[in-house]
């Protein structure tokens, strides 16, 4: 202490897929819908709201392109491309921080 690193608080943004023999288990992942309440031509592996966990806040969290392209898988945004494409919440939110870094002084 401007910036980096790391930590905390407040505020804000965001997603929850695939498969099976489905009280549960397997895959990837930070997270794969945990709790409460509500909704119905559909009572469902359904939908909605709020809360929780997790991630992210100038950017690869996340969305669009995309019913995309290539590879791979039991299957899937599973991996890669697309991507110095278009959007996207603090562009200086606040506080702390060994160290880096910066400044000054002294010696050689």
């Nucleotide at each position: 202490c401007a910036c980096c690193u790391c930590c905390g608080a407040c505020a804000g943004g965001g997603g929850a897929g695939c498969g099976c023999a489905u009280a549960g288990c397997g895959c990837u992942g930070a997270g794969a819908g945990u709790g409460u309440g509500g909704g119905c031509a559909a009572c469902g592996c359904c939908c909605c709201a709020c809360a929780g966990a997790c991630c992210c806040u100038c950017g690869a969290a996340c969305c669009u392109g995309a019913u995309c392209u290539g590879g791979g898988u039991a299957a899937u945004g599973c991996c890669a491309g697309c991507g110095c494409a278009g959007g996207g919440a603090g562009u200086u939110u606040c506080g702390g921080u060994c160290g880096g870094c910066c400044u000054c002084c002294a010696g050689u």
Predicted 3D model of a 108-nucleotide RNA (TPP riboswitch aptamer (THI element)) from Salinispora vitiensis. Model confidence (mean pLDDT): 77 of 100. Taxonomically the source falls in Salinispora (Bacteria, Actinomycetota, Micromonosporales, Micromonosporaceae). The sequence was found by an Rfam model in a public genome assembly. Its Rfam family is "TPP riboswitch aptamer (THI element)". From the family's description: Vitamin B(1) in its active form thiamin pyrophosphate (TPP) is an essential coenzyme that is synthesised by coupling of pyrimidine and thiazole moieties in bacteria. The previously detected thiamin-regulatory element, thi box was extended, resulting in a new, highly conserved RNA secondary structure, the THI element, which is widely distributed in eubacteria and also occurs in some archaea. Analysis of operon structures identified a large number of new candidate thiamin-regulated genes, mostly transporters, in various prokaryotic organisms.